[in-house]
RNA sequence: UCGAUGGAUACGGGAGACGCAGCCCCUUGUGGGCUGGGCCGAAGGAGCAACCGCCCCGGUAAACUCUCAGGCAAAAGGACCGUACCGUCAU
Repeated sequence: UCGAUGGAUACGGGAGACGCAGCCCCUUGUGGGCUGGGCCGAAGGAGCAACCGCCCCGGUAAACUCUCAGGCAAAAGGACCGUACCGUCAU
């Protein structure tokens, strides 16, 4: 220091899907609780290929699949991206 990589934090960006229906409560609202079905995938979680191995079997990935969890006005959250910070590697 052009760069690569790991980590927590700060800031910014950040999608999808019923403002569904019934009942109850109340401060009468875009509110809260319960029930019912319908849906979403980008918190988390789980599963699998190629490949590899000591080849019975095991290891191993995702933004793919599943939808347990989470979510379906706003808010919150949000994988991921960018900048900053610290460390490591490389030059």